[in-house]
Molecule: c-di-GMP-I riboswitch aptamer
RNA sequence: UUAGAUAUUUAGCAAAACCUUCGAAAGAUUGUGACGCAAAGCUAUAGGGGCUUCAGAAUAACUUUGAUGCCAGCCAGUUGCCGAU
Numbered sequence: 001u002u003a004g005a006u007a008u009u010u011a012g013c014a015a016a017a018c019c020u021u022c023g024a025a026a027g028a029u030u031g032u033g034a035c036g037c038a039a040a041g042c043u044a045u046a047g048g049g050g051c052u053u054c055a056g057a058a059u060a061a062c063u064u065u066g067a068u069g070c071c072a073g074c075c076a077g078u079u080g081c082c083g084a085u
Base pairs, nucleotide, nucleotide: 003085004082012037013036017032018031021028022027035073041078042077043076047075048074049071050070051069056065057064058063
């Protein structure tokens, strides 16, 4: 320096569910909680992918379309702890 198998110590994060607030929704926030996580740190117009559909548009209607809204615990990018053999 590389990789990621196992273990220890000290810490860290926190799924679902319920509660609070915001939101049209997706989703986010607060508290409880712990499914898990060695990047479950950070990055969302300027990589891919996914979710929602308020306004607007189309339609006789059903409905379709619609990102400027979201998701980093999907991949990716980037920084970084430890590190046997």